[in-house]
Context: one part of a larger RNA
Molecule: small-subunit ribosomal RNA, central domain
Organism: uncultured prokaryote
RNA sequence: CUGGGCGUACAGGGCGCGUCGGCGGCUGUGCCCGUUCGGGGUGAAAGGCCUGGGCUCAACCUGGGAAUUGCCUCCAAAACUACACGUCUUGAGAUCGGAAGAGGAUGGCGGAAUUCCCAGUGUAGAGGUGAAAUUCGUAGAUAUUGGGAAGAACACCGGUGGCGAAGGCGGCCAUCUGGUCCGACACUGACGCUGAGGCGCGAAAGCGUGGGGAGCAAACAGGAUUAGAUACCCUGGUAGUCCACGCCGUAAACGAUGUGUGCUCUAGCCGUUGGGGCUUUUGAGCUUCAGUGGCGCAGCUAACGCGAUAAGCACACCGCCUGUGGAGUACGGUCGCAAGAUUAAAACUC
Numbered sequence: 001c002u003g004g005g006c007g008u009a010c011a012g013g014g015c016g017c018g019u020c021g022g023c024g025g026c027u028g029u030g031c032c033c034g035u036u037c038g039g040g041g042u043g044a045a046a047g048g049c050c051u052g053g054g055c056u057c058a059a060c061c062u063g064g065g066a067a068u069u070g071c072c073u074c075c076a077a078a079a080c081u082a083c084a085c086g087u088c089u090u091g092a093g094a095u096c097g098g099a100a101g102a103g104g105a106u107g108g109c110g111g112a113a114u115u116c117c118c119a120g121u122g123u124a125g126a127g128g129u130g131a132a133a134u135u136c137g138u139a140g141a142u143a144u145u146g147g148g149a150a151g152a153a154c155a156c157c158g159g160u161g162g163c164g165a166a167g168g169c170g171g172c173c174a175u176c177u178g179g180u181c182c183g184a185c186a187c188u189g190a191c192g193c194u195g196a197g198g199c200g201c202g203a204a205a206g207c208g209u210g211g212g213g214a215g216c217a218a219a220c221a222g223g224a225u226u227a228g229a230u231a232c233c234c235u236g237g238u239a240g241u242c243c244a245c246g247c248c249g250u251a252a253a254c255g256a257u258g259u260g261u262g263c264u265c266u267a268g269c270c271g272u273u274g275g276g277g278c279u280u281u282u283g284a285g286c287u288u289c290a291g292u293g294g295c296g297c298a299g300c301u302a303a304c305g306c307g308a309u310a311a312g313c314a315c316a317c318c319g320c321c322u323g324u325g326g327a328g329u330a331c332g333g334u335c336g337c338a339a340g341a342u343u344a345a346a347a348c349u350c
Base pairs, nucleotide, nucleotide: 004321005320006319007304008303012318014201015200016199017198021194022193023192025088027086028085029084030083034080035077036076038074039073040072041071042070049065050064051063052062053061054060091191092188093187095184096183097182098181099180103177104176105175106174107173108172109171110154114150115149116148117147118146119145120144121143125136126135162169163168206247207246208245209244210243211242215241216240220236221235222234223233258317259316260315261314262313263312268295269294270293271292272291273290274289275288276287277286278285279284299306300305323350325348332343333342334341335340
């Protein structure tokens, strides 16, 4: 390289935008780049192959042929591809009218709970556990009532419900703002798909500076347990968790399933979300788009299972895999304040 693969055996990039590139709808004319037909030149000889000949045979030597699948050039063809000029509306987009939504950002507001502070009532316990103890409490705790402060999170609704490319997003209100869906359509006319590099986003933890700090809680301390107990349980408790700005760039970043398009006896059945249409007195029923679930035929699969939201049947493009360990390591490069990330071997080993 060919061939084979990537849900779970090795393998889908965490996600998007997009450059080069690759690929690309219907139709007409031209051209002849690729493509195809035929001719010519060349493709040295030797060797190899086929077929003859010469040494008594053979090795060896020698004649002829085919082959040399290539390159160059000439005449020609015009279906496909490329190119040029046109054309169309189905792909894509735009316009108009509606719809749903925890999509994002900023600001404000609210109640429940928790802790703390002050005051009242009140008295000896409270707390915690398997049982205890550390701990708190006569300097008045726990409990209860009233008042105040603070920070963080938003019960019920809440739902294999919704939104987002992914990470993710949940009290209420306002402002700014992205996307999606449905219906109509007399507009543009292939403007598309994918996407190496690149750029951006990216949970938690962690880092820098400055705030904040109620609860929780790595580390740490004590009490238990135990043979021990650097744990599980208990009492405390600091970073952190929160905010602003800046880094980090990783996750079982998972549907362990790349993106886009088309198709399927358009199998079939049962839910659910948002629209549209038709029928209907209400209730509701039928149907059609776009999502989201559960079964399941065909088909696929090593099996499990998947099954119109495919892991079925195909096409386009990207990423990735190639026995185990060594190792996602060393060295080097790039990035980072650091932690480290990324790219990524070999010896050796079975």